[in-house]
RNA sequence: AGACCUGUAACUCAGUGGUUAGAGUGCUCGCCUGAUAAGCGGGAAGUCAAUAGUUCAAUUCUAUUCUGGUCUA
Numbered sequence: 001a002g003a004c005c006u007g008u009a010a011c012u013c014a015g016u017g018g019u020u021a022g023a024g025u026g027c028u029c030g031c032c033u034g035a036u037a038a039g040c041g042g043g044a045a046g047u048c049a050a051u052a053g054u055u056c057a058a059u060u061c062u063a064u065u066c067u068g069g070u071c072u073a
Base pairs, nucleotide, nucleotide: 001072002071003070004069005068007066010025011024012023013022018056027043028042029041030040031039049065050064051063052062053061
């Protein structure tokens, strides 16, 4: 320098054009226990990397930029 992949909750990941995005772990509150662990129930936490475009509608499609990674030279 070029090609490809990746980016969604604190972490690991799902999701797919259809209306204010979910799971597990973690955090927090409660129940249970003599107490703890385990278990059960509730809750908070996201500008879906950024900008622009297409569309009636974009986390999803397109372009550019950025981040991380792989390969080639």